[in-house]
RNA sequence: GCAGAGUAGGAUCAGGUGCGUUAAGUGCCGCGCGGACAGUGAGUUGCAACGCGGACGAAAAGCCGAAACGGCUUGCGGUACCUCUUCCGCAUCACGCUGC
Numbered sequence: 001g002c003a004g005a006g007u008a009g010g011a012u013c014a015g016g017u018g019c020g021u022u023a024a025g026u027g028c029c030g031c032g033c034g035g036a037c038a039g040u041g042a043g044u045u046g047c048a049a050c051g052c053g054g055a056c057g058a059a060a061a062g063c064c065g066a067a068a069c070g071g072c073u074u075g076c077g078g079u080a081c082c083u084c085u086u087c088c089g090c091a092u093c094a095c096g097c098u099g100c
Stems, first nucleotide, its partner, number of pairs: 001100004009088003014083005019077003028054005035047001039095004060074005
């Protein structure tokens, strides 16, 4: 000098277990408050969590049962978590690691 590995996290395929369908959740906007970002140091206007507020907004159907705010099945929700496939990925700066 060249090439490469590895983070937080994000997207995505499949499976499983739930939640909601009496509308929570998801997505959007504003404010607040913290956390994390490869082996090291620094670190944002980027990432994520949490709290408050705002606007928008939905798919139910069938069966069982004497009945229930009960049960089951199939759906629906930009639904939650876990496992898994593939891809992206230090904002950036300096150094380090592996190979040549």